[in-house]
RNA sequence: GAGGCAAAGGGCGAUGGGGUUCGCCGUAUAACCGCCUCUGGGCUGAUGACUCCUGAGUGACC
Numbered sequence: 001g002a003g004g005c006a007a008a009g010g011g012c013g014a015u016g017g018g019g020u021u022c023g024c025c026g027u028a029u030a031a032c033c034g035c036c037u038c039u040g041g042g043c044u045g046a047u048g049a050c051u052c053c054u055g056a057g058u059g060a061c062c
Stems, first nucleotide, its partner, number of pairs: 010025004016053006034043003
């Protein structure tokens, strides 16, 4: 890299992990893979949501 097989006590929800919960996919070929824009460029966030931890960023204090 190609091909084949399998999946549910499963997989997925823009970058890590745990818990809770919601939604979606489920023909595995799926659900999913951020937003704005004059296409030059610009913006938010480790969450789908809540919370904790870790990492990163900003400000203040010692």